[in-house]
RNA sequence: UGGAGUAUAGCUCAGUGGUAAGAGCAAGUGCCUUAUACGCACGAGAUCGCAGGUUCGAAUCCUGCUGCUCCAA
Numbered sequence: 001u002g003g004a005g006u007a008u009a010g011c012u013c014a015g016u017g018g019u020a021a022g023a024g025c026a027a028g029u030g031c032c033u034u035a036u037a038c039g040c041a042c043g044a045g046a047u048c049g050c051a052g053g054u055u056c057g058a059a060u061c062c063u064g065c066u067g068c069u070c071c072a073a
Stems, first nucleotide, its partner, number of pairs: 001072007010025004018056001028042004049065005
């Protein structure tokens, strides 16, 4: 420098145009326990990397930029 992939909750991920964005783990609260752990229950937490565009409608499609990973030179 060129090409490809990727970016969604604290972490690991799902979600391939349709109307409350989900799961597991972690963390929190309650129950249990003398206490902790385990177990059980509950609720909270992400306007989807940033900026534009397409569309009646975008996490999802298109463009640019940024970060990370890989390949080539």